[in-house]
Order: sequence, then C1' cells, then structure tokens
RNA sequence: GAAGUCCGAAACACGGCCGCUGUCCGUCCUUUACGGGCGGAUGGAGGAAAGUCCGGGCUCCGUAGAGCAAGAUGCUGGCUAACGGCCAGUGGGGGCGACCCUAAGGAUAGUGCCACAGAAAAUAUACCGCCGAUGGCCUUCGGGCACAGGUAAGGGUGAAAAGGUGGGGGCCCUGCGGGGCCUUAAUGUAAGAGCCCACCGCGGUUCUGGUGACAGAACCGGCACGGCAAACCCCAUCUGGAGCAAGUCCAAGUAAGGCGGCGUUGAGGCUGCUCGCUUAGCCGCCGGGUAGGAUGCUUGAGGAUGCCGGUGACGGCAUUCCUAGAUUGAUGACCGUGGCUUUCCCGCUUGCGGGGAAGUACAGAACCCGGCUUAUUGAAGACUUCGGCC
RNA sequence: GGGACUGUAGCUCAACUGGAUAGAGCAGGUGACUUCUAAUCACCAGGUUGUGGGUUCAAUUCCCGCCAGUCCCGCCA
Repeated sequence: GAAGUCCGAAACACGGCCGCUGUCCGUCCUUUACGGGCGGAUGGAGGAAAGUCCGGGCUCCGUAGAGCAAGAUGCUGGCUAACGGCCAGUGGGGGCGACCCUAAGGAUAGUGCCACAGAAAAUAUACCGCCGAUGGCCUUCGGGCACAGGUAAGGGUGAAAAGGUGGGGGCCCUGCGGGGCCUUAAUGUAAGAGCCCACCGCGGUUCUGGUGACAGAACCGGCACGGCAAACCCCAUCUGGAGCAAGUCCAAGUAAGGCGGCGUUGAGGCUGCUCGCUUAGCCGCCGGGUAGGAUGCUUGAGGAUGCCGGUGACGGCAUUCCUAGAUUGAUGACCGUGGCUUUCCCGCUUGCGGGGAAGUACAGAACCCGGCUUAUUGAAGACUUCGGCC
Repeated sequence: GGGACUGUAGCUCAACUGGAUAGAGCAGGUGACUUCUAAUCACCAGGUUGUGGGUUCAAUUCCCGCCAGUCCCGCCA
C1' cells in the first nucleotide's frame, strides 16, 4: 500500500428567529369547568421507534380444570420473568488465514417416496463381459458346444449400485485327480468372489477423562437392513383463548325496533371434539342513535456510576437520576458560524496550508418491556493474508 | 393500532402426495379462406412461477427472511 475478518460506540454541534405539543405559574374572558385567549418558565423520538416474526408483563373471558386433537421446539450445559433469544462448549462444514456457518433427536417402531436412464433403486439384480469346475450333449478321447448353471473383478446407467485400497507365495513328488514340506498377515478359485489376510472407514463391548454432548485407548465383528423425517410419523419438552379498538367510568342520543332460525338428548360462557363446571337465553339479516370526554398511560424484569461473584450470558450490593405521552395524530422550517466526507483550483516545505462547490444517512413513539430480522451513514480500535521499502 | 390472507404469460385460472420441455381460455402477431372485414382454420411469440436464501439427486410445490397487495375489527340500545 492492497484485499479482508471481528468488535463496541456515535447518530453533526452552537447561536438567532418563526412555529407545534405536554406540564407548571401569572393574568383576562365567560357557558363557572377536567374550558378558552395572552404572556412566561420548562420537558419533547430511535438504534432500529419499522416488519409484527417469537417471548413475557398487564386486562378481560370463570378462579384456567381433565383427556384427545392441533401447533411449536429439537447436540450438551448454563443465563433469564420467558423465549424459537443469549452465553460457554461438543460434533459437522467452509476459508491460505483472521474467522464464519450449522432446523444437529430417531431411518432395525411402522407407512410412504427415490422420476428419467439402467439388468437391477432396496426381502438385491445377470444386459454386455468372464467362467463353464458340477450336470447335459457331441467326440477322432486331445478336446469341443456354451444348454442348464456359476460369477458383481471389469463395461455401461444414475444423485445414489450394498464401504474403499492392496495382496493371496515358493520348493519337491505325481498315475495330472492331487499330495508333502517350508514360509507367510493370508497361502482362495474352474473363473471369480460376498472366501482368507492387512490397512483405512463403519459398528459393538470394555476401560480412562469430562456434569454432559463427546473424546482417547484396547479388544471384537468381515460389514449383515442405502438416501429422504424443512414426507407422514415416533420420542422428549412446551402451549387455555383473546387482545389497550383489551378493560373501566361518565356524557349525548333513539324505533330500548322488525324479520328469520335454534332452544334442556339443546344453546351460550371468544380455538376443534369429549367430559366436568357454570349461565338463562343465543345466533343471523335489516334498521336506529352516536363519531364526545376521562381512565388504562407511563416508575419500569428502568437508566447511570462504583464495588463484588462468574470464562461468559448474567447476578448481588451501595449511591444517584426521573428522562415524550400526541389522538387528522406534536418534536419542524429558515439564516449564520464551525465540524466531518467527497471533489475541483492555487501554493509550496509532498503532506500540509488557503479558497470554491456538493453532501451530512435510514427513518418518526401510539399500553409497556426482552429478543430476532430487515433498512442505513461516516469514523475509531484489534487482528489476518499478500506485495513493496529499510 | 390489532388480526387474517394472497402473489404463476398483458388478463382470468391450471399444474395431483416434489419428477424435469410450467399448460389452457381470452387478448397479440403471421398465414389461409373472402372482392374486403368479421367469424373460422393453421402456426407463432410471450414466464427470473413476486424476491433472496436453505432442505433435497431434483422445488411453482417443503422451510425461513424480505417486497408488494387485499380483506376484517369502534361504542350504545
């Protein structure tokens, strides 16, 4: 210098001026109240406020019961109010590396699928090829035929062909069927192999280490039943439903209405079914009134600092702080100065100085929290690889 | 604000329990028929299956994240 990896922070600053909105104070008005006008003081978006994808608080349904169904999650241990989140590890995969990814239980519980091609796609199979010992036929008795049959080493097909690679000796005798001896890890056959042996892989048992996932070692098994569970399913764990338009109070107003259906072996009580409990009406369509206020509402699993425990997520203690509550929906616009980035021009001391222009992201709370995901700006720090110079 | 769903050719829809060139009708283009047009007949073109990943030998289909769109929900009696 180039290319990358990780990490935690920040989210332009100050001033002027004009506005918006919450609270408080003063003052005036009146319809006398939780009202309005004017003036002043003071507070006023986020790391994602977003998507609404998970989890919880809170509220109501009944105080939330039982079974089935349905749904979710799925290596191990921990954190947490809880989680599908986070932390630490294990196994697997990717990268030269820093580092990153990982829906990762069970395929001998059962069912299902594996198109085309191919002989055969899962209780293995004989298309080509090879052999033809054994049986059969022929024979000039040397042998021949390739009929029954044997054979998965080779070819070809496929994403996948039942794990992969290598080896299976020498000497002697012979009546050519075989026999003996030696060596070897093993000494196979007609040819071969799925037979024998070794190594790697796989599986099992035992021991050792670890809380555990798992790792290591020794021995055994020739290996016998491939892949898909983000196919059904099985196993383990978890889940009652709805959501602040929940719910509560007040005000205003009317046609407190009409029609149809169901109703005790039934209906409702906000997931499907059954049981249990409980209520006395319930459902649909058409129509009427209203389009207001308050509460819930912001002090909370809250923030900051320090100390302690823990590898860490996180937890404990002490001190301190209060920091938005709109409802056609506030938090903005303009000007000036400065900062940062890019680019252009000038100067030289060649990496600084001066000047001009442009830009300064994504985006806006709506009951509140913990996460995830997505959008997005420019810097800082740590680390890796490569190249150049000293 | 909360909840439920949809996305395939220009339009309306198919594609089974994953299987290979994603089909059909209308619309469009060319040709035939006709004096010409319509109708009819033949042929043709038109697809990032909304988008980006993952599982699988193989994805319109199964799973996850985004994007775009649609629908429903006030209170009183």
Molecule: RNase P RNA; transfer RNA
Organism: SAR324 cluster bacterium